[in-house]
RNA sequence: GCGGCUGUAGUAUAGUCUGGUUAGUACUUGGGCCUUCCAAGCCUACAGCCCGGGUUCAAAUCCCGGCAGCCGCA
Repeated sequence: GCGGCUGUAGUAUAGUCUGGUUAGUACUUGGGCCUUCCAAGCCUACAGCCCGGGUUCAAAUCCCGGCAGCCGCA
């Protein structure tokens, strides 16, 4: 230098192919219930689509550019 893959709460991950319900789930954290206390269990809250632009009535999803990581080739 070229090509491919990946990037979503504090952590991990689904959803992207085929655009459309309030972006889902698990763990963590805060609050509550329960318990003599703790743990476990139950309820609840907080917090997210890597960045910029475009297309569209509507974009995590499609298109363009960039950044970062991994792999391969040179």
This is a predicted structure of a 74-nucleotide RNA (transfer RNA) from Candidatus Methanorudis spinitermitis. Its Rfam family is "tRNA". The family's RNA type in Rfam is transfer RNA. Model confidence (mean pLDDT): 81 of 100. The sequence was found in a public genome assembly.